[in-house]
RNA sequence: GGAGGCAUAGCUGACGUGGGCAAGCGUCGGUCUGAAAAGCCGAAGAGGUUGGUUCGACUCCAACUGCCUUCA
Repeated sequence: GGAGGCAUAGCUGACGUGGGCAAGCGUCGGUCUGAAAAGCCGAAGAGGUUGGUUCGACUCCAACUGCCUUCA
RNA backbone atom coordinates (compact mmCIF):
# COMPACT_ATOMS: atom_id res chain seq x y z
C1' G A 1 0.00 0.00 0.00
C1' G A 2 -4.45 -3.71 -1.47
C1' A A 3 -8.67 -6.67 0.48
C1' G A 4 -12.03 -8.10 4.33
C1' G A 5 -14.42 -7.97 9.30
C1' C A 6 -16.02 -5.43 13.76
C1' A A 7 -17.73 -0.72 16.48
C1' U A 8 -25.16 -1.12 20.17
C1' A A 9 -26.87 1.43 27.59
C1' G A 10 -21.76 1.78 33.15
C1' C A 11 -20.46 -3.91 31.80
C1' U A 12 -21.97 -8.33 28.93
C1' G A 13 -24.80 -9.06 24.71
C1' A A 14 -29.13 -10.31 20.77
C1' C A 15 -31.66 -8.07 16.76
C1' G A 16 -32.83 -6.96 11.03
C1' U A 17 -37.77 -7.86 6.38
C1' G A 18 -36.30 0.16 7.13
C1' G A 19 -41.77 1.79 10.90
C1' G A 20 -42.64 -0.15 19.15
C1' C A 21 -34.14 -0.63 19.94
C1' A A 22 -34.44 -7.29 23.45
C1' A A 23 -32.33 -9.35 27.74
C1' G A 24 -28.99 -10.17 32.07
C1' C A 25 -25.88 -7.66 35.68
C1' G A 26 -25.38 -2.86 37.66
C1' U A 27 -27.85 2.19 39.04
C1' C A 28 -32.23 4.90 41.01
C1' G A 29 -37.29 4.89 43.33
C1' G A 30 -41.11 1.96 45.73
C1' U A 31 -42.79 -2.51 48.46
C1' C A 32 -41.39 -5.97 52.27
C1' U A 33 -38.27 -6.09 57.29
C1' G A 34 -36.96 -4.00 63.87
C1' A A 35 -32.87 -3.35 60.18
C1' A A 36 -30.43 -5.50 56.09
C1' A A 37 -30.18 -9.14 52.25
C1' A A 38 -33.16 -11.84 48.95
C1' G A 39 -37.82 -11.49 46.40
C1' C A 40 -41.56 -8.42 43.90
C1' C A 41 -43.10 -3.69 41.17
C1' G A 42 -41.52 0.52 38.45
C1' A A 43 -37.93 4.06 36.06
C1' A A 44 -33.72 6.15 33.52
C1' G A 45 -29.96 4.77 30.20
C1' A A 46 -27.59 2.58 23.38
C1' G A 47 -26.45 1.94 17.81
C1' G A 48 -18.11 5.15 16.69
C1' U A 49 -18.26 10.35 13.85
C1' U A 50 -20.03 13.17 9.64
C1' G A 51 -22.88 13.31 5.42
C1' G A 52 -26.40 11.02 1.86
C1' U A 53 -30.97 8.11 0.32
C1' U A 54 -36.02 7.91 2.34
C1' C A 55 -42.24 10.19 4.64
C1' G A 56 -39.17 7.39 8.18
C1' A A 57 -32.34 4.76 9.31
C1' C A 58 -29.42 1.06 14.77
C1' U A 59 -30.73 -1.34 10.00
C1' C A 60 -29.24 0.91 3.18
C1' C A 61 -24.96 4.01 0.78
C1' A A 62 -20.27 7.02 1.16
C1' A A 63 -16.20 9.11 3.66
C1' C A 64 -13.50 9.33 8.04
C1' U A 65 -11.73 7.32 13.06
C1' G A 66 -10.29 3.09 16.12
C1' C A 67 -9.38 -2.20 16.62
C1' C A 68 -8.64 -7.11 14.33
C1' U A 69 -7.51 -10.55 10.16
C1' U A 70 -5.21 -11.31 5.60
C1' C A 71 -2.17 -10.34 0.91
C1' A A 72 2.09 -7.84 -0.93
A computed fold for a 72-nucleotide RNA from an Acidobacteriota bacterium, annotated as transfer RNA. The sequence is in RNAcentral, with records from ENA. Taxonomically the source falls in Acidobacteriota (Bacteria, Pseudomonadati).